Transfer RNA from a Candidatus Nanohaloarchaea archaeon, 73 nucleotides, folded computationally.
It was read from a public genome assembly.
Rfam family: tRNA. Rfam classes the family as a transfer RNA.
Lineage of the source: Archaea > Methanobacteriati > Methanobacteriota > Candidatus Nanohaloarchaea.
The coordinates come from a structure-prediction model, not an experiment, and the mean pLDDT is 83.
[in-house]
């Protein structure tokens, strides 16, 4: 230098076909208990890496950039 994959909640990750942004763990509150753990219910938490483009509409498609992993030379 080139190729492939990845970047989404505090962490690990789904979201495969363009239209509702989600799960588990964590966290907070409540229930349960004599009290704790476990269990149950509910809530909060998001610049979907950055910028631009296409579109009525983009996490998703296109272009450029940044970061990470792997490969080739």
């Nucleotide at each position: 230098g080139c190729c492939u994959c990845g970047g989404u909640a505090g962490c690990u990750c789904a979201g495969u076909c363009g239209g509702g942004a989600g799960a588990g763990c964590g966290u907070c509150a409540c229930c349960u208990u004599g009290g704790u753990a476990a269990g149950g219910u509910g809530g909060a938490g998001g610049u979907c890496c950055c910028g631009g483009g296409u579109u009525c509409g983009a996490g998703u498609c296109c272009c450029g950039g940044c970061c990470g992993a792997g490969g080739c030379u």